[in-house]
């Protein structure tokens, strides 16, 4: 320099136009002598900006960050 992929809750991950889920963590309660485990409930999220659309996490463009491949140089 060229190409490809990824970015969703504290962490990991699904969802790919129509209310954003799961596990774990965290909080409360139940259970227990207590802790742990278990059960119930709850808190918390779509990288940023713009475009298309009645409607965007999803499609398009740009930017930012990460990863991989190639080229050049060493």
């Nucleotide at each position: 320099c060229g190409g490809a992929g990824c970015g969703u809750a504290g962490u990991a991950u699904a969802g790919u136009g129509g209310u954003a889920g799961u596990a774990u963590a965290c909080g409360u309660g139940c259970u227990u002598u207590g802790g742990g485990a278990g059960c119930a409930c709850g808190u918390g999220g779509c990288c940023u900006g713009g475009g298309u659309u009645c409607a965007a996490u999803u499609c398009c463009c740009a930017g930012c960050g990460c990863u991989c491949c190639g080229a050049c140089a060493a």
The RNA shown here (transfer RNA) has 74 nucleotides and comes from Candidatus Colwellbacteria bacterium RIFCSPLOWO2_01_FULL_48_10. Model confidence (mean pLDDT): 81 of 100. Its Rfam family is "tRNA". The family's RNA type in Rfam is transfer RNA. The RNAcentral record of the sequence draws on ENA. NCBI's taxonomy places the organism under Bacteria, Bacteria candidate phyla, Candidatus Colwelliibacteriota.